[in-house]
RNA sequence: CCAGUUGGUCGGAGAACCGCGCUGUCCGUAAGGCCAGUGAGGAAAGUCCGGACUUCACGGAAACAGGAUGCCGGUUAACGACCGGGCGGGGCGACCCGACGGAAAGUGCAACAGAAAGAAAACCGCUGGCCUUCGGGCCAGUAAGGGUGAAACGGUGCGGUAAGAGCGCACCACUCGUCUGGCAACAGACAGGUACGGCAAACCCCAUCCGAAGCAAGACCAAAUAGGGGUUACACAUGAUCUGUUUCCGGAUCGUGACCCGGGUAGGUUGCUAGAGGUCUGUGGCAACACAGAUCGGAGAGGAAUGGUUCUCGUCUUUGUGCAAACAGGGAUACAGAAUCCGGCUUAUAGGCCGACUGGCAUU
Repeated sequence: CCAGUUGGUCGGAGAACCGCGCUGUCCGUAAGGCCAGUGAGGAAAGUCCGGACUUCACGGAAACAGGAUGCCGGUUAACGACCGGGCGGGGCGACCCGACGGAAAGUGCAACAGAAAGAAAACCGCUGGCCUUCGGGCCAGUAAGGGUGAAACGGUGCGGUAAGAGCGCACCACUCGUCUGGCAACAGACAGGUACGGCAAACCCCAUCCGAAGCAAGACCAAAUAGGGGUUACACAUGAUCUGUUUCCGGAUCGUGACCCGGGUAGGUUGCUAGAGGUCUGUGGCAACACAGAUCGGAGAGGAAUGGUUCUCGUCUUUGUGCAAACAGGGAUACAGAAUCCGGCUUAUAGGCCGACUGGCAUU
């Protein structure tokens, strides 16, 4: 200097004029007014996970159904998140990805081809014996060679054999075994000739977890109506209902379910922003993070405010002049908008800055 990996951060600034929402001092009978402060994100988005919170007469225990997760250890309120580690895969590497429990519990799938697709198998071939009309036929052995296929019962080489074969050996592969290290997943060594392959993002088995609904949840006030009418099914206190189903225990209520007709309400206040909160420092930890101390108070609308105009500057890009510095002109300036709140993940993003690491080239 070039190319790349990864982490963090900014994402426009200032002034003037005009216009909005909230909070507060003061003034005002009130409406409201002056002044001060403050007012949309790193994702507010998607609604994909997890909760806080609210409501539901239901609560405890067990079983079943349904759903979710799936290597080990840790962090967290919790999670399918995050951190660290292991194994597998990709990459020269820094790094990145993983739907990562079990195929010896069972069932199932793999078209066609092929002899044969899983306790499957002999089409061609090779070897030995017998026969022969010399073309071959039969019997026994074989799975090294060839063929088919995505895949054919470990791979390569040597020896051995009638020809072959883990039949034996060496090196790999493997573990239905032992020992060592590690909390563990696992790793290594020894021993063993060595077990029926793949798919569970197929059904299934195993382990762990899970009530439902959601701020349009709810609470309060005011007002009004009709504490309305009808049909049908079940049940009858030894009963029925009670937010997945069933059983047991306890509890609450007094009918339960469905359908049809008709009436009233749509107003106001609240929930609503002080929290599993932010920032800084210290201690512990590889880290995620935890603990302690100090400090801050930074939108709360209600059909939905946070804006509009002008000027100057910034950043990027391009043209011209210029040795250069620089000057002048043109163009562009991202994704995007709170609505109960929080922890994550995913997606979008013009351009700028900072750090660490990897590869390559050149110089010293």